[in-house]
RNA sequence: GGGAAGAUGCCCGAGUGGUUAAAGGGAGCAGGCUGUAAACCUGCCGGCUACGCCUACGUUGGUUCGAAUCCAGCUCUUCCCA
Numbered sequence: 001g002g003g004a005a006g007a008u009g010c011c012c013g014a015g016u017g018g019u020u021a022a023a024g025g026g027a028g029c030a031g032g033c034u035g036u037a038a039a040c041c042u043g044c045c046g047g048c049u050a051c052g053c054c055u056a057c058g059u060u061g062g063u064u065c066g067a068a069u070c071c072a073g074c075u076c077u078u079c080c081c082a
Base pairs, nucleotide, nucleotide: 001081002080003079004078005077006076007075010026011025012024018065028044029043030042031041032040046054047053048052058074059073060072061071062070
């Protein structure tokens, strides 16, 4: 230099244009169990003025009534070729 794949919550990771504040697992918090701990079980696990509202999937734009999902640029990572 050319080609391909990828970037999602604290971490890993799934995700069909609407059913998604986003499966599942881990970590964390609270509780149950236990003499204690581990293991196991239950709930919570973005924010707020919480019927609900706002923000969010690398970043900036675009398409659309509606985008994590489609399109373009950029940044970064991995692999292949040279």